[in-house]
């Protein structure tokens, strides 16, 4: 610093912004006291379901069922820099 047993599929999917720059979104409209809106194409984190394998536990045991971090911690929008602002999770409190 990174994971939370490995690994498939399927469905949903926030958020995807301005400027130079570059083959490295398209299109149309706006903003600089600003970093928006529409539409389309990728990109996607996480959320849900299910499958096989792996462990560990239990049962009525040629099977079958149950779990698999419990801690504050990061993650995510793929040319590259500067900048703006969001999202999801993860922990703590109240309802």
């Nucleotide at each position: 610093c990174g994971c939370c047993g490995u690994u498939c599929g399927c469905g949903c999917g926030a958020c995807u912004g301005g400027c130079g720059u570059u083959c490295g979104g398209a299109g149309g409209g706006a903003a600089g006291u600003g970093a928006c809106c529409c539409u389309c194409g990728g990109g996607a984190a996480g959320c849900g379901c299910g499958g096989a394998c792996c462990g560990c536990a239990c049962c009525g045991c040629u099977g079958g069922u149950g779990c698999g971090a419990g801690a504050a911690a990061g993650c995510c929008g793929u040319u590259c820099g500067c900048c703006u602002g969001g999202g999801c999770g993860u922990c703590c409190a109240a309802c």
The RNA shown here (ZMP/ZTP riboswitch aptamer (pfl RNA motif)) has 95 nucleotides.
It matches the Rfam family "ZMP/ZTP riboswitch aptamer (pfl RNA motif)". Its family is annotated with one-carbon metabolic process and regulation of purine nucleotide biosynthetic process in the Gene Ontology. A reference for the family is Trausch et al. (2015), "Metal Ion-Mediated Nucleobase Recognition by the ZTP Riboswitch", Chem Biol.